Predicted 3D model of a 125-nucleotide RNA (SAM riboswitch aptamer (S box leader)) from a marine sediment metagenome. Its Rfam family is "SAM riboswitch aptamer (S box leader)". From the family's description: The SAM riboswitch is found upstream of a number of genes which code for proteins involved in methionine or cysteine biosynthesis in Gram-positive bacteria. Gene Ontology term of the family: regulation of gene expression. Of the family's consensus pairs, 97% are formed in the model.
RNA sequence: UAUCGAGAGUGGUGGAGGGAUAAGGCCCUGCGAAGCCACAGCAACCGGUCCGACCGAGCAGCAGCGAAGGAGGAUGCCAGGUGCUAAAUCCUUCCCGCCGCGGGACAGCCAUGGUGGGAAAGAUG
Numbered sequence: 001u002a003u004c005g006a007g008a009g010u011g012g013u014g015g016a017g018g019g020a021u022a023a024g025g026c027c028c029u030g031c032g033a034a035g036c037c038a039c040a041g042c043a044a045c046c047g048g049u050c051c052g053a054c055c056g057a058g059c060a061g062c063a064g065c066g067a068a069g070g071a072g073g074a075u076g077c078c079a080g081g082u083g084c085u086a087a088a089u090c091c092u093u094c095c096c097g098c099c100g101c102g103g104g105a106c107a108g109c110c111a112u113g114g115u116g117g118g119a120a121a122g123a124u125g
Base pairs, nucleotide, nucleotide: 001125002124003123004122009039010038011037012036013035017028018027019026022093023092024091025090040085041084042083045081046080047078048077049076050073051072054070055069058065059064089121094118095117096116097115098114099113100112102110103109
């Protein structure tokens, strides 16, 4: 700095945890968790390839041509390097807007649901 509601799992090994961290919730898991290995798959960030009414040094007979490189590209193409293959980054947490509900000693005090946006944190490039 870009993206994160899409997509894609079997086998072996292992033997009790796992879903990043903290808390709450909700899930997965002896019909076998994490980890490791093999194979398969997904995606298209990097890479490769292709394209052309883009930019472009320069050339020119002034019609035009155009290197390297850059920008761009439709549901482009490939799949070499990464990554990923339960659930929205599983959900919430902090701030703001909107729409609600309850309590109360009436101090705009306490508690709380939904929805939209932003932030933080994290993941990957």